[in-house]
C1' cells in the first nucleotide's frame, strides 16, 4: 500500500470477500525449560465446612490459673526424706487468711467494626467526567495555639438466689466498681441576641472593633518521682466529607405533548447547612422541535484496542468516583452508616424444632453444587508493604507477601556444533538414462545452554524476627544423550508432483472446484510458513473516501420535494465610529498517580520493574489587539421595492353570441340495398333505409390563422364580444433606504381518473352484449352500448406532474434564428448598428464513467432547501395522520442473494431499413413422392443377425464388390510364452511329402535330411522349459496426431507503424463509382504489409515450328477378289514437345478527362473463352482410436490365438438412392453406318469347329498406336403391330442347362423353354439443370476366382426457358435497435409438480 468478485471485453456507480493488528477467549491437533502477568465476560444463582475485626487489665468490678512469700488450722517422718547443706517439738501433705508479681477472660468503659477486601444488579443521573462556587456547610484521630482538670450525686451490668423455655433468649429479687451515667462551681476565648463605630464586596450580605444581657464543661490511669499517657473548652491548620452551578456525556419522533408540590412568592418547620426538603396560604406558572415527556439499552473516567490523522470500538486485570450487599422499607448509635461479616419491620428460599418458637445471608478468601463453550488450592507466613487497637511487649489482618494448578497471553532459551558423496539404503517420482529427498543420515571430531547429579550459598533485614527456601545464583563431574509440532501448496497468497475417487465421498473466506488422466476431495513424497506452538471460531478496528469534520454524491447509476406564498432558522450590500461575544496573542492555575513517548538505570538480555524530561491537542483566570464575523450608532445607494409613461399576450373569472359538422325528429323525391373488413358477419332496411331536399331540436367542440410563436409558478391556457382582474417587459430616474435570499413545520394552487348532491347528455366510449380471427382469444378488427366525458358546488391529492436537471446572485470565446420593447444613423410602408427581456439550434474552453452539457451550463464561485448509501423483500406489514369510499402520506424487519446496475464497444440477431449475390425464387425441362424389383437405413426378430456414420453436412455412405477366407458377431471344439516380435539356456536340422483316426483344428506314425569352415566352430531353421513380454477391430474422437466434411471458390479475415478514444476498441476495412471478386479508379488521418481473389499449373477450342512408328496416305511405284498390303513420303488425320495466340489492344458512345461499362471492326476464341486441380482466419468439443499413429484405462488358460458350421442374406411395417416400366417421338424382325476413353500374362484371347443359347473343344496374335476385348447403341431405311393390361411391361414361379469355384442348400452369375403379377404417368409435398447445359443413348476400367441396377470415367444425338427480383432459402456490404454473447434452437414471466 492494495487485491478478488458484476462483463464476450471496456470504463463507471456498488455491494460482498480477503491480506493486518488486538482479545480476561473458547475449541482441535501437539508440547522441553525459565522470567513477568493474567485466570467464572453465564445465574446480583443456592451455598456445606473453615477462616476473613478486632483489641486495650496503664479506666472498672470480679472470676480462675499457676508461683513466691505470710496468718492459721490439721496431718505426724526413725527402716526415712534429702538439693548431701539439712530436718528431729516439726520434715512432708492437706486446708487457709493476708501480701506480691505474673497469666487467662465473660461482663462493664473506650476506640476501632463508615477502612481494608468484593460485585456492576440498579442507574441516562449533578451518576460521572472537566472547571468553579459554599457571603449556605460538618470533619472523630493528626498538628501548633490558649485555658482548665474543683467538689458532689444517684444507678446499673457481672455475680448471688429464685425461677421460665426444648432452643435461642430470658424474668424477679439482692450487692458493687469506672475514663459508664447527672447536677452544683468556675467562664479565658468563642457563639447568640440587643445598642453604636469603621472598613470592604458580588445582590442576600462580610469584616474589624466597644458595652449590656444570656446559654454552657470536665476523669482519670501508669510511675517512688521527675514526668508522662489521656480528658474538657475555643482559634487556627491539614485531612476527609457535603451541597450549588456552566459544559461534555448511547438510540428510538411508528414516543409530541410533558407537569398540581408541579413552577413561583409569604410564614412556620426540618438539617451541618442551602432549597418545595416538609407544611399553610397566596398567584399560574415552570419544561419542550437547540427533542421535553416516554421507551430500550447501560455503572461513568483515567485509560486499553485499532487508525496516517480524525474518528471508531471497549471500558477485564491496576487507579479514580458512584452504586450495592437475599428482595423491598425503616430508623439508631455515631465525627462519620442509614451500615456486605449491626439492629427492627415485611417478603422468598434454607434450616432446628419438644410445633409454642427459634436461626441464617460468600456480589471477603478457598471450596461445592448449578449453569456454561469457558475460568485455579478448602495451600504457606504475618518476614515484608500496609491497617485496627495498645504506653508498650503483642494481638489480630484469606488486606497483603509468597507457593500451588492453567502455554491464557508476553518475553528469552534450547531440541546441537564443524567435517562428511559411494551422492548409501528405504520409501517418492520417471521419458528407466535419471531425479529428488540430500551433507540430510550412517561415521569422525567437538561443546554442554536446558533438563538431570553432587557441593556451595544470597539480597530482601536499618539491632532481633525469612513464609518464599536450600530459591535466585556459582562451581565441579558426566552423557549427543531426555526435548517438535501445527497449518498450508488453484487464484487472491509464499509453497507441485504421484496415487485413489468419478457431481460420489468431500473442499469452500470470495470467485469456486469434484460428472475417470483433479497443482481446488483423501493418502503420499516433496515444498511453504510459523514455531512450543499452530490452526479454526467469536468479536471490535483498519482496508470502507462504504455517512465523506478531515473526505461523497444526486439529467441518465440510488437520489431534486409536483408548484409557489410565507414562519422559525441560517446567510446576506457600501462609509464612518464604539465595544470586545466570537478571533489571535501574552502570562497564571489545573489537566492525580499509573499508563503512552524520549532518554538514563536495574535484573546477564527482554518482557518485566524504576529515575528524569516533555506530552496530555482540555478547562479556568487574567493582560493586550480590533482586520474578520458579531453587536450599538450615524449615514449612502449599485441589491430590493414604490411612482409615471408605454405597448404585447391561448395569463384567471363571469355574462352574452356565433358559423361549420356530427346525430335525432317532420315533410318531400325515390328503390333495393346500406354499412363494415385484410375478407367477411353481427346490425339497419319493401313497416321504404343509405342517397338527396327543406324545416326543426339539442349538446359538445371551436377547422383555417397555427409557428421548436405567446401567456401562466407549476398543473395548464386557443371561435367572436363586453365587464372586473393578476403578474411580466421597455422607458424615465421621481421616492424609500439593506426593506434582501433561500425556507425545516405551515398553508395554498395542483392533469386524468374517482367519488357525493343536483342538472345535462350530440358525439365519443372503461364496462358489458353480439360478430369474426384464433388451437383457444375473457384481446387487437367490426356492429352496438351504460357510467363517464359536460354544468354547479363539495371531496380527493396523485402521475414518465420529465428538462427523468431545486431556488437565488454574479463570472467565463463566439456564430446564427424568433418574440416583445427602446435608441441611434440613414433614410422611408424598410434597412443597418446598438440594447433590455424571453424562446430556439450549433459550438470553444471547461466539466463528465460516457453520452453529453456548454452565458436558458451538467463550467467557475457564493447562500439556503429536499434527498440517496447494494438488489429483493417492498413503497409492502403494524401503528399514526388524512380521506365518505377509493386510497394517499410517514415507513419497517425477518428472510434471501454476489451481484443489481448506468453509459459505451465487438459480434450474432430482428416477421427493422436500404444496395447487392446464387438455379434462391420466377420462366422452362426432365423427375422424385404411386408400381415391381434391387440396394441403404430404422424398427422389429435371432443364439448372433459385429462395428461406425444420424437435418442441410446419416441412408448404392465406411464397402473398388459378406457362398468358405474376409469376419470383427454367434454356437461347439481346441490352445496358454501363445497365429505374430526380440532376447536367455537346451537339443536336433528344419520344411515338405506319405499313412491312420477326427467336423476340423490337431493327434499319433513313416519317408527324410542344410550352408561355410582355418575341423576350434559359425550362420540362419527348428523343437522343448523358464521369464521378461506378445496380443486385444476392448474403452475413451469429449485426452490426441494424421485425414475428411460443412458453411463456401462466399469474398472475405488480419497485421505494423501512426492518429483517435480514460479504456474494450475504432481508423485503414467507411464514403462516392465499379467488379464475379477488399475487382480496379477516385476521395478520406492514414501510410504499408500479409493471408485470401485472380494470375501462374493441367485439360480443352485456332493455327505455326520441329518429329514421324505400331499411327497417317495426296502425288509416285507395286500387289490383291480386297484392305496403306508392300515399296516409299513427311503433305493430310493423327500422335507430343515447343513456342503463339486475347490484351478491354483497335473505334465509337457513356462515365468525373478515371476505374469501368455499352456496341462495333477484326479474330479459331472477347471482355476471368469453356472445364479441373486449388479452399484465407474461422465455426460445427462436426467425422474417424474399426485405414493408420497414439496418451491413459481395462482383458492376459482369456476382451487373445486356432478350427467347423451358422449369421452379417432375418421381414407385420416405414423411410432414402436408384433401376425398368406403364408405350406409336414407341415395341419387335430384317438391313446399313458413325465413337471416344481404356484394360489385358494365374491375362486379352482372333480365327476354326460345335451347341438354339449360355458356352464348350483347339488354337493364330498381343506385356500392345501393330494383337485381343470390340458387338458400340441411340440413329437411318424396310417390315409389322393399331391403343389392348397389348406383339406394352417384365415381376414371380416351374422344368433343363452353363460358368466360376474344395463347395453355389441357407447363399452367386448367366442361357433356353414356359408362366405373364403390378402398373394406363402417379396425393400433399418436393429433387436437378442456363448450353455442347438438361434429356436421351450406349461404351469402357476399378473392386473382382465367380458376383453392379452401385461407383468413376468414355464419348454419340442434344433441346426449352429466364419479363425480373415482391416473395421462400442461403450468403455479403453499411446502418438501426436490443435486458441476447452457450449469441434467437437465446434470454425470460406465470402456473403446477
Nucleotide at each position: 500500500a492494495g487485491a478478488g468478485u458484476u462483463u464476450g471485453a471496456u470504463c463507471c456507480u456498488g455491494g460482498c470477500u480477503c491480506a493486518g493488528g488486538a482479545u480476561g477467549a473458547a475449541c482441535g491437533c501437539u508440547g522441553g525449560c525459565g522470567g513477568c502477568g493474567u485466570g467464572c465476560u453465564u445465574a446480583a444463582c443456592a451455598c456445606a465446612u473453615g477462616c476473613a475485626a478486632g483489641u486495650c487489665g496503664a479506666g472498672c468490678g470480679a472470676a480462675g490459673a499457676a508461683g513466691a512469700g505470710u496468718u492459721g488450722a490439721a496431718u505426724g517422718a526413725g527402716a526415712g526424706c534429702u538439693u548431701c547443706g539439712g530436718c528431729a517439738g516439726g520434715a512432708u501433705u492437706u486446708c487457709u487468711u493476708c501480701u506480691c508479681a505474673u497469666c487467662u477472660u465473660a461482663g462493664u468503659g473506650g476506640c476501632g467494626g463508615a477502612c481494608g477486601g468484593g460485585u456492576g444488579a440498579g442507574u441516562a443521573a449533578c451518576g460521572u467526567g472537566u472547571g468553579g462556587g459554599c457571603a449556605a456547610c460538618c470533619u472523630g484521630c493528626c498538628c501548633u495555639a490558649u485555658a482548665c482538670u474543683g467538689g458532689g450525686g444517684a444507678a446499673u451490668a457481672a455475680u448471688c438466689a429464685c425461677u421460665g423455655g426444648a432452643a435461642a433468649c430470658g424474668g424477679u429479687g439482692a450487692c458493687u466498681a469506672a475514663u459508664a451515667c447527672c447536677g452544683c462551681a468556675u467562664g479565658u476565648c468563642a457563639u447568640c441576641a440587643c445598642c453604636g463605630g469603621a472598613g470592604g464586596g458580588c445582590a442576600u450580605c462580610c469584616u474589624c472593633u466597644g458595652g449590656u444581657g444570656a446559654a454552657a464543661a470536665a476523669a482519670g490511669g501508669a510511675g517512688c518521682a521527675a514526668u508522662u499517657c489521656g480528658g474538657u473548652a475555643u482559634a487556627g491548620g491539614a485531612u476527609g466529607g457535603g451541597c450549588c452551578c456552566g459544559c461534555a456525556u448511547c438510540u428510538g419522533a411508528u414516543u409530541a405533548g410533558c407537569u398540581a408540590g408541579u413552577u413561583g412568592g409569604u410564614g412556620a418547620g426540618a438539617u451541618a447547612a442551602c432549597a418545595g426538603c416538609c407544611c399553610a396560604c397566596c398567584a399560574a406558572g415552570g419544561c419542550g422541535a437547540c427533542g421535553a415527556u416516554c421507551a430500550g439499552u447501560a455503572g461513568c473516567c483515567g485509560a486499553c484496542c485499532u487508525g496516517a490523522g480524525a474518528g471508531g470500538g471497549u471500558g477485564a486485570u491496576c487507579g479514580g468516583c458512584c452504586a450495592c450487599a437475599u428482595u423491598g422499607g425503616g430508623a439508631c448509635u455515631g465525627a462519620g452508616a442509614c451500615a456486605c461479616g449491626g439492629c427492627c419491620c415485611a417478603a422468598a428460599c434454607u434450616c432446628c424444632u419438644a410445633c409454642g418458637g427459634g436461626a441464617g445471608g460468600c456480589a471477603g478468601c478457598a471450596g461445592u453444587g448449578g449453569g456454561g463453550a469457558a475460568u485455579a488450592u478448602u495451600g504457606c507466613a504475618c518476614a515484608a508493604u500496609g491497617g485496627g487497637g495498645g504506653a508498650a511487649a503483642c494481638c489480630c489482618u484469606g488486606a497483603u507477601g509468597c507457593a500451588g494448578c492453567a502455554a491464557c497471553g508476553c518475553c528469552g532459551c534450547g531440541u546441537g556444533a564443524a567435517g562428511g558423496a559411494u551422492g548409501a539404503a528405504g520409501g517418492u517420482u520417471u521419458u528407466c538414462g535419471g531425479u529428488a529427498u540430500g551433507u540430510a543420515a550412517a561415521c569422525u571430531u567437538c561443546u554442554a545452554u536446558c533438563a538431570g547429579c553432587a557441593g556451595g550459598g544470597a539480597a530482601g533485614a536499618a539491632a532481633a524476627u525469612g513464609a518464599c527456601g536450600g530459591u535466585a545464583c556459582c562451581u565441579g563431574a558426566c552423557u549427543a544423550a531426555g526435548a517438535a509440532g501445527c497449518c498450508c501448496c488453484g487464484g487472491c497468497u509464499a509453497a507441485c508432483u504421484a496415487c485413489g475417487u468419478g457431481c460420489c465421498a468431500g473442499c469452500a473466506g470470495c470467485c469456486g472446484c469434484g460428472g475417470u488422466a483433479a497443482u481446488a476431495c483423501g493418502u503420499a513424497g516433496g515444498g511453504g510458513g510459523c514455531a512450543a506452538g499452530c490452526g479454526u471460531u467469536a468479536u471490535c478496528c483498519g482496508g470502507a473516501u462504504u455517512u465523506a469534520c478531515u473526505g461523497g454524491g444526486u439529467g441518465u447509476a440510488a437520489a431534486g420535494g409536483g408548484a409557489g406564498c410565507g414562519u422559525a432558522g441560517a446567510c446576506g450590500g457600501c462609509u464612518u465610529u464604539g465595544c470586545a461575544a466570537g478571533u489571535c496573542u501574552g502570562a497564571a492555575g489545573u489537566g492525580a498517580a499509573a499508563g503512552g513517548c524520549a532518554u538514563g538505570g536495574g535484573c546477564u538480555c527482554a518482557a518485566c520493574c524504576u529515575g528524569u524530561g516533555g506530552a496530555c491537542u482540555g478547562c479556568u483566570u487574567u493582560g493586550g489587539a480590533a482586520a474578520c464575523u458579531g453587536u450599538g450608532a450615524a449615514g449612502c445607494u449599485a441589491g430590493a421595492a414604490u411612482g409615471u409613461c408605454g405597448g404585447a399576450g391561448a395569463g384567471g373569472c363571469a355574462a352574452g353570441c356565433g358559423g361549420a359538422a356530427u346525430u335525432c325528429c317532420u315533410a318531400g323525391u325515390g328503390u333495393a340495398g346500406c354499412g363494415g373488413u385484410g375478407a367477411a358477419a353481427u346490425g339497419c332496411g319493401u313497416a321504404g333505409a343509405u342517397a338527396u331536399u327543406a324545416g326543426g331540436a339539442g349538446g359538445a367542440a371551436c377547422a383555417c390563422c397555427a409557428g421548436u410563436g405567446g401567456c401562466g409558478a407549476a398543473g395548464g391556457c386557443g371561435g367572436c364580444u363586453u365587464g372586473c382582474u393578476g403578474g411580466a417587459c421597455g422607458a424615465u430616474g421621481a421616492u424609500u433606504g439593506a426593506c434582501g435570499u433561500u425556507g425545516a413545520g405551515g398553508c395554498u394552487c395542483g392533469a386524468a381518473a374517482g367519488c357525493g348532491u343536483g342538472g345535462g347528455g350530440a358525439g365519443c366510449a372503461a364496462a358489458c352484449a353480439g360478430g369474426a380471427u384464433u388451437a383457444g382469444a375473457u384481446a387487437c378488427c367490426c356492429u352496438g352500448g351504460u357510467a363517464g366525458u359536460c354544468c354547479a358546488c363539495g371531496c380527493c391529492g396523485u402521475a414518465a406532474a420529465c428538462g427523468a436537471u431545486g431556488a437565488u446572485c454574479a463570472c467565463u470565446a463566439g456564430g446564427u434564428g424568433u418574440c416583445g420593447g427602446u435608441u441611434a444613423g440613414c433614410a422611408a410602408a424598410g434597412c443597418u448598428a446598438a440594447u433590455c427581456g424571453g424562446u430556439g439550434c450549433c459550438g470553444c474552453a471547461g466539466c463528465u464513467a460516457a453520452c453529453g452539457c456548454a452565458a436558458u451550463a451538467a463550467g467557475u464561485g457564493a447562500u439556503c432547501c429536499g434527498c440517496c448509501u447494494g438488489g429483493g423483500g417492498a413503497g409492502u406489514a403494524c401503528g399514526g395522520c388524512c380521506g365518505c369510499a377509493a386510497g394517499g402520506u410517514u415507513g419497517a424487519a425477518a428472510c434471501u442473494c454476489a451481484a443489481a446496475g448506468g453509459a459505451a464497444u465487438u459480434g450474432a440477431c430482428g416477421g427493422g431499413g436500404g444496395c447487392c449475390c446464387g438455379c434462391a425464387c420466377a420462366a422452362g425441362c426432365a423427375g422424385c413422392g404411386g408400381a415391381g424389383c434391387a440396394u441403404g437405413u430404422u424398427g422389429u426378430u435371432u443364439a448372433a443377425u459385429u462395428c461406425g456414420a444420424a437435418g442441410c453436412a446419416a441412408c448404392g455412405c465406411g464397402a473398388a464388390g459378406a457362398a468358405c477366407c474376409u469376419u470383427a458377431c454367434c454356437a461347439g471344439g481346441u490352445c496358454u510364452u501363445g497365429a505374430c516380435a526380440u532376447c536367455g539356456g537346451u537339443g536336433u536340422a528344419a520344411a515338405a511329402c506319405c499313412c491312420a483316426a477326427g467336423a476340423g483344428a490337431u493327434u499319433g506314425g513313416g519317408u527324410g535330411u542344410c550352408u561355410c569352415u582355418u575341423c576350434g566352430g559359425a550362420g540362419g531353421a527348428u523343437g522343448c522349459c523358464a521369464g521378461a513380454c506378445a496380443g486385444g477391430u476392448g474403452g475413451u474422437g469429449c485426452a490426441u496426431g494424421g485425414u475428411u466434411g460443412u458453411c463456401g471458390u462466399c469474398a472475405g479475415c488480419u497485421c505494423g507503424u501512426g492518429u483517435c478514444g480514460u479504456g474494450a476498441g475504432a481508423u485503414g476495412u467507411u464514403g462516392g463509382g465499379u467488379u464475379a471478386a477488399g475487382u480496379c479508379c477516385c476521395g478520406c488521418a492514414a501510410c504499408g504489409a500479409g493471408c485470401g481473389c485472380a494470375a501462374c499449373c493441367c485439360c480443352u477450342a485456332u493455327g505455326g515450328u520441329c518429329a514421324g512408328u505400331u499411327a497417317c496416305u495426296a502425288a509416285c511405284g507395286u500387289g490383291u477378289a480386297a484392305u496403306g498390303g508392300c515399296g516409299a513420303g513427311g503433305a493430310c488425320u493423327c500422335u507430343g514437345a515447343c513456342a503463339a495466340g486475347a490484351c478491354u489492344g483497335c473505334c465509337g458512345g457513356g462515365g468525373a478527362c478515371a476505374a469501368c461499362u455499352c456496341g462495333g471492326a477484326g479474330g479459331a476464341a472477347g471482355g476471368u473463352g469453356g472445364g479441373g486441380a486449388c479452399g484465407a482466419c474461422g465455426u460445427c468439443a462436426a467425422a474417424u482410436c474399426a485405414u493408420c499413429a497414439u496418451g491413459c484405462c481395462c482383458c492376459u488358460u482369456a476382451u487373445g490365438a486356432c478350427c467347423u458350421g451358422g449369421g452379417c442374406u432375418a421381414c407385420a411395417a416405414a423411410c432414402g438412392u436408384g433401376c425398368u416400366a406403364c408405350a406409336a417421338u414407341g415395341g419387335u424382325g430384317g438391313u446399313u453406318a458413325c465413337a471416344a476413353a481404356g484394360a489385358g500374362g494365374a491375362g486379352c484371347g482372333a480365327g476354326c469347329g460345335u451347341g438354339u443359347g449360355a458356352g464348350c473343344g483347339u488354337a493364330a496374335g498381343c506385356g500392345g498406336a501393330u494383337c485381343u476385348c470390340a458387338a458400340a447403341a441411340a440413329a437411318g431405311c424396310c417390315a409389322u403391330c393399331u391403343c389392348a393390361g397389348u406383339u406394352c411391361g417384365g415381376a414371380u414361379u416351374g422344368u433343363g442347362g452353363g460358368c466360376u469355384g474344395c463347395a453355389a442348400c441357407c447363399c452367386g452369375c448367366c442361357c433356353a423353354c414356359a408362366u405373364g403379377a403390378a402398373g394406363u404417368u402417379g396425393g400433399a409435398g418436393u429433387u436437378g439443370c442456363u448450353a455442347g447445359u438438361a434429356a436421351u443413348c450406349g461404351c469402357g476400367g476399378a473392386u473382382c476366382a465367380g458376383c453392379a441396377u452401385g461407383c468413376c470415367g468414355c464419348g454419340g444425338u442434344g433441346a426449352a426457358u429466364a419479363c425480373g427480383u415482391u416473395c421462400c432459402c442461403g450468403g455479403g456490404c453499411c446502418u438501426u435497435g436490443c435486458a441476447c454473447u452457450c449469441a434467437c434452437c437465446g434470454c425470460c414471466c406465470g402456473u403446477c409438480a
The RNA shown here (small-subunit ribosomal RNA) has 1393 nucleotides and comes from an uncultured bacterium. It matches the Rfam family "Bacterial small subunit ribosomal RNA". Rfam links the family to the GO terms ribosome and structural constituent of ribosome.